[in-house]
RNAcentral holds the sequence, with entries from ENA and Rfam.
This is a predicted structure of a 72-nucleotide RNA (transfer RNA) from Stomatobaculum longum.
RNA sequence: UGGGCUGUCGCCAAGCGGUAAGGCAAAGGACUUUGACUCCUUCAUUCGACGGUUCGAAUCCGGCCAGCCCAG
Numbered sequence: 001u002g003g004g005c006u007g008u009c010g011c012c013a014a015g016c017g018g019u020a021a022g023g024c025a026a027a028g029g030a031c032u033u034u035g036a037c038u039c040c041u042u043c044a045u046u047c048g049a050c051g052g053u054u055c056g057a058a059u060c061c062g063g064c065c066a067g068c069c070c071a072g
Base pairs, nucleotide, nucleotide: 001071002070003069004068005067006066007065010024011023012022018055026042027041028040029039030038048064050062051061052060
């Protein structure tokens, strides 16, 4: 420098046009003498950032940013 893949909550991770599942963690509560276990509730107006298409975008398009791989 060129090509490919990936980027979603604190961590892992689903989702592939109709508006973000789940697990762990965290917070609050129930239980308990206390703790642990168990149970209930809450927890992403938002998906790397910015534009574009669309009635509607995490999802499609553009280049950009970051990481990894391949080639030179």
The prediction has a mean pLDDT of 80.